A computed fold for a 142-nucleotide RNA from Oceanobacillus luteolus, annotated as FMN riboswitch aptamer (RFN element).
Its mean pLDDT, the model's own confidence on a scale to 100, is 79.
RNA sequence: UCUAAUCUUCGGGGCAGGGUGCAAUUCCCGACCGGCGGUAAAGGGUGAAUACUCUUAAGUCCGCGAACCAUAAUGGAAUGUUAUGGUUGACCUGGUGUGAUUCCAGGACCGACAGUUAAAGUCUGGAUGGGAGAAGAUGUCA
Numbered sequence: 001u002c003u004a005a006u007c008u009u010c011g012g013g014g015c016a017g018g019g020u021g022c023a024a025u026u027c028c029c030g031a032c033c034g035g036c037g038g039u040a041a042a043g044g045g046u047g048a049a050u051a052c053u054c055u056u057a058a059g060u061c062c063g064c065g066a067a068c069c070a071u072a073a074u075g076g077a078a079u080g081u082u083a084u085g086g087u088u089g090a091c092c093u094g095g096u097g098u099g100a101u102u103c104c105a106g107g108a109c110c111g112a113c114a115g116u117u118a119a120a121g122u123c124u125g126g127a128u129g130g131g132a133g134a135a136g137a138u139g140u141c142a
Stems, first nucleotide, its partner, number of pairs: 001142001005138006017029003031122002033111002035064004042055005059109002067087008091107005113125003
C1' cells in the first nucleotide's frame, strides 16, 4: 500500500404570493425541489514527452436505492425476516469542439404508496424505519 473480517459515525430537498370555493399548501395562475455510484473536454499536481495522478461534474445517459407484486425458505402464525425474480418517471434544439443527451445558451419534461372537509413531487403517515452508499477505526493474508 492492498485486502478478508469486525465495528463506529454519517446517509433527501421543496408551494412564497394570488384565484375559486362551505372546504384545497391537493384544483387554477404562479413558486419551489432534485438521493447514491459511474461517465471530463472543467480545475490542480508530477513529467522532456507519450503519459500518470488528485479533486470536482447529469432529476431526464448507464447502473442502483426507496415502493409495489410473485415465488421459495424460515416461522405457531403474520402485513415479520431472508433469498430470488418481476414491475418501477422524465430531453430536445442551437453553440463550441477530434470528442458533450454531462459544458454554454434556449425551450421543455418528470416525480411511489396510504390518508385528507376537495384530486398532493412539496402537507400528514408507515418512518425514532429501511437504504444505494460515504467516511473512519481495528486489522489476517500478500